[in-house]
The RNA shown here (Glycine riboswitch aptamer) has 97 nucleotides and comes from Aquabacterium olei. The prediction has a mean pLDDT of 80. The sequence is in RNAcentral, with records from Rfam. Rfam family: Glycine riboswitch aptamer. Rfam describes the family as follows. This family represents the bacterial glycine riboswitch.
RNA sequence: CCGCAACAGCCAGGAGAGAACCUCCUCGAGGGGUCGCCGAAGGCGCAGGGCAAUUCAAACCGCCCGAACGCUCAGGCAAAAGGACUGGCAAACACGG
Numbered sequence: 001c002c003g004c005a006a007c008a009g010c011c012a013g014g015a016g017a018g019a020a021c022c023u024c025c026u027c028g029a030g031g032g033g034u035c036g037c038c039g040a041a042g043g044c045g046c047a048g049g050g051c052a053a054u055u056c057a058a059a060c061c062g063c064c065c066g067a068a069c070g071c072u073c074a075g076g077c078a079a080a081a082g083g084a085c086u087g088g089c090a091a092a093c094a095c096g097g
Base pairs, nucleotide, nucleotide: 001097002096003095009089010088011087012086013085018035020034021033022032023031024030036077037076038075042073043071044070045069048065049064050063051062
């Protein structure tokens, strides 16, 4: 000097489910209570995979990864906000030349 992840940042897209009922507050937002729901922040669990050990082989036990599957703690159920994930952008360390 060139290339360049991941994490984080910026831009765009981005689902589902009661604007539920009662009550406090002047209404709304919000708070409290009562049920009914959603899964795509996060979290938890299993399936599954890898490593190690043992073994003829395998399973159990141990460690790691761990789903969009399940749970619904949290969060959410008009809009706004948030939002897994997808695409793009810039800079740039690790790393490589």